The part of an RNA shown here (large-subunit ribosomal RNA, domain IV) has 327 nucleotides and comes from a marine metagenome. It matches the Rfam family "Bacterial large subunit ribosomal RNA". Rfam links the family to the GO terms structural constituent of ribosome and ribosome. Model confidence (mean pLDDT): 88 of 100.

[in-house]
Context: one part of a larger RNA
RNA sequence: UCAUGGCUAAGGAACUAGGCAAAAUGGGCCCGUAACUUCGGGAGAAGGGUCGCCCACAGAAAUGUGGGCCGCAGUGAAAAGGUCCAGGCGACUGUUUAUCAAAAACACAGGACUCUGCUAAAUCGAAAGAUGACGUAUAGGGUCUGACACCUGCCCGGUGCCGGAAGGUUAAGUGGAGGGUUUAGCUUCGGCAAAGAUCUGAAAUGAAGCCCCGGUAAACGGCGGCCGUAACUAUAACGGUCCUAAGGUAGCGAAAUUCCUUGUCGGGUAAGUUCCGACCUGCACGAAUGGUGCAACGAUCUGGACACUGUCUCAGCCAUGAGCUCG
Numbered sequence: 001u002c003a004u005g006g007c008u009a010a011g012g013a014a015c016u017a018g019g020c021a022a023a024a025u026g027g028g029c030c031c032g033u034a035a036c037u038u039c040g041g042g043a044g045a046a047g048g049g050u051c052g053c054c055c056a057c058a059g060a061a062a063u064g065u066g067g068g069c070c071g072c073a074g075u076g077a078a079a080a081g082g083u084c085c086a087g088g089c090g091a092c093u094g095u096u097u098a099u100c101a102a103a104a105a106c107a108c109a110g111g112a113c114u115c116u117g118c119u120a121a122a123u124c125g126a127a128a129g130a131u132g133a134c135g136u137a138u139a140g141g142g143u144c145u146g147a148c149a150c151c152u153g154c155c156c157g158g159u160g161c162c163g164g165a166a167g168g169u170u171a172a173g174u175g176g177a178g179g180g181u182u183u184a185g186c187u188u189c190g191g192c193a194a195a196g197a198u199c200u201g202a203a204a205u206g207a208a209g210c211c212c213c214g215g216u217a218a219a220c221g222g223c224g225g226c227c228g229u230a231a232c233u234a235u236a237a238c239g240g241u242c243c244u245a246a247g248g249u250a251g252c253g254a255a256a257u258u259c260c261u262u263g264u265c266g267g268g269u270a271a272g273u274u275c276c277g278a279c280c281u282g283c284a285c286g287a288a289u290g291g292u293g294c295a296a297c298g299a300u301c302u303g304g305a306c307a308c309u310g311u312c313u314c315a316g317c318c319a320u321g322a323g324c325u326c327g
Base pairs, nucleotide, nucleotide: 001322002321003320004319005318006317007316008315010313011312014311019308027051028050029049030048031047036041038147052069053068054067055066056065057064058063070074082306083305084304085303086302087301088300089298090297094106095105110145111144112143113142114141115140116139122131123130124129148293149292150291151290153223154222155221158220159219160216161215162214163213164212167211168210169209173205174204178200179199180198181197182196185192186191224242225241226240227239228238251285252282263279264278265277266276267275
């Protein structure tokens, strides 16, 4: 000097990103116990008291009541919750980055949409075959959401999916008009040219798809601008106009979302970029890409308080081990 323990005057978080670490709490019995709540909980809430030994009485005993004794100290050592208030997120128990992340991520019960009539759909496999399932729509697959409560608005123009089949477009195929090459023959010697072979090839016909018509948003997604107006001012219930498929409803809102921003006001503090409650001017919330609440739960995150302490003011001492020196 380091590591691990122990103690510390006065103060008690002034430390620090942050009470990290440490301290404190701790067992049994008795009393007592709030908001809130899904009436189960919350709850060991919180907060108090008591505990040894001897004698007597009651009792089957556990134990209870009374009296007495000792100590600084009686769950006499050890082992054994710190608590409360408020908020965010996720309902919950669970799962996860074996070896830097345990969470607000995943899962979940519940909800919804969609496919599938059985040789099912879906999946694996050139196939045989297998899973699904020795199941049969109260079943099986896929996608989204995520207990519960209250709800889940408008838009089908785009993309997707489903349905439709009149018209347009459209492949191979069918079709074969016409044309080229070849040459028997004919010839006015310039050419013409049958059959066959061969190379091409127009019209016509021709499915799905696409165009087209309709449906569908708990499908992918989307959900405006400008101007004026009330007898102070301000604001605008109201009006005008442009555009759109439709212009964001309920609820929430400086939020895990707010740039400006440490917004403004209130609370808490002597003092608060964090926190809580409001406001709404939402740069850029918003309804199963779910919205808003919510008891319980959480090695979750944030703010505050009590208790407690060497975290600190500000250090000191002790023990053990290592290191160092000598041997």
Notes
The full RNA is in RNAcentral, with records from SILVA.